This is a predicted structure of a 267-nucleotide part of an RNA (large-subunit ribosomal RNA, domain VI) from Chloroflexi bacterium RBG_19FT_COMBO_62_14.
RNAcentral holds the full RNA, with entries from ENA.
Lineage of the source: Bacteria > Bacillati > Chloroflexota.
Context: one part of a larger RNA
RNA sequence: CGUAAGAGGUCUGAGGAGAGCUGCCGCCAGUAUGAGAAGACCGCGGUGGACGGACCUAGGGUGUACCAGUUGUCCCGCCAGGGGCAUAUGCUGGGUAGCCAUGUCCGGACGAGAUAAGCGCUGAAAGCAUCUAAGCGCGAAGCUCACUCCAAGACGAGACCUCUCACCGGGUUAACCGGGUAAGGCCGCAGGAAGACCACCUGCUUGAUAGGCCGGAGGUGUAAGCACGGCAACGUGUUGAGCUGACCGGUACUAAUAGGCCGAGGG
Numbered sequence: 001c002g003u004a005a006g007a008g009g010u011c012u013g014a015g016g017a018g019a020g021c022u023g024c025c026g027c028c029a030g031u032a033u034g035a036g037a038a039g040a041c042c043g044c045g046g047u048g049g050a051c052g053g054a055c056c057u058a059g060g061g062u063g064u065a066c067c068a069g070u071u072g073u074c075c076c077g078c079c080a081g082g083g084g085c086a087u088a089u090g091c092u093g094g095g096u097a098g099c100c101a102u103g104u105c106c107g108g109a110c111g112a113g114a115u116a117a118g119c120g121c122u123g124a125a126a127g128c129a130u131c132u133a134a135g136c137g138c139g140a141a142g143c144u145c146a147c148u149c150c151a152a153g154a155c156g157a158g159a160c161c162u163c164u165c166a167c168c169g170g171g172u173u174a175a176c177c178g179g180g181u182a183a184g185g186c187c188g189c190a191g192g193a194a195g196a197c198c199a200c201c202u203g204c205u206u207g208a209u210a211g212g213c214c215g216g217a218g219g220u221g222u223a224a225g226c227a228c229g230g231c232a233a234c235g236u237g238u239u240g241a242g243c244u245g246a247c248c249g250g251u252a253c254u255a256a257u258a259g260g261c262c263g264a265g266g267g
Stems, first nucleotide, its partner, number of pairs: 001153001005164007015150004021049007033038001051107005060100003066094005071086006111145003118138004165267001167179004184262004188204005209255003212251005218244003225238005
C1' cells in the first nucleotide's frame, strides 16, 4: 500500500515445510519340511541402538551479586569481628532459579486410496490358447491421504463472531478536499521462561507490572555476643543458629504521573 466503510477477536486451509531408520529376543513351534544335521513362512508380543522433539519431577552438570572453610598480605587504632587484593571468582567444599545432556518423557506407527515390478479372473481378435485388446481383482520402506508445524499478499486477497457509525466546513452539491471525533489503535511508562533491534505478551492507581517489605520454599551448616570447661589451641551451651540471587505467595511503601497523537461518515 492492497484486500471496496472503519475496527477487535476466532477460524478455514489452497499451498509449503518436517518426519519417514533399524537390530535382537520370546511365542506360534522344535510345528511344517527333512533320513538326519538342521529348521521356517504367515501372524502376535517384548526389548534395544541411532536419530528427532519437548522438559527439569527425580539422579546429575553449571551456577563470578548464595552460604561456609582457609593461606599470604594491606587496611578498619589494638583484641575480637570484618573489608580489599592475590584471575578477568585468591584457593577450596557445597549450592536455589535459569540454562543444559550424559538425565526424563514422547515420536517413526495403525489405517485408507491409487499404483510399480509381479501374481491373477473373465476374454476375444485367432472355434484352441492367452493377465488385455473391452472389462475386473490383488500387489511395495515408494506416491496421495493420514501425523507435526507454517500458512488468506491464496491479488483467486476467504469465513464466522463482536464493536463503531446518517458529524462540521469547502465543492460544479458529487466525486473529491480539509477538520473534529467513534469503536479502536499508536506514542509514553513498569515489566516479561518474549526477545539482537523490531515484534510478541502482561500491567499502567478502577493497579500486584517491577522493586522494596513480610511470610514460605530451597541452599549453606550451628553466626555474632555472652556464659561455662580448658594453662592454651580449642570445645560445649544459647542454636538446625545466623546469613541467604533469580523460586512460591502476600502487601500499594517506591515507581508505572499527567497526558498527547492517529483513526469511519453509509459503505

Annotation
Its mean pLDDT, the model's own confidence on a scale to 100, is 91.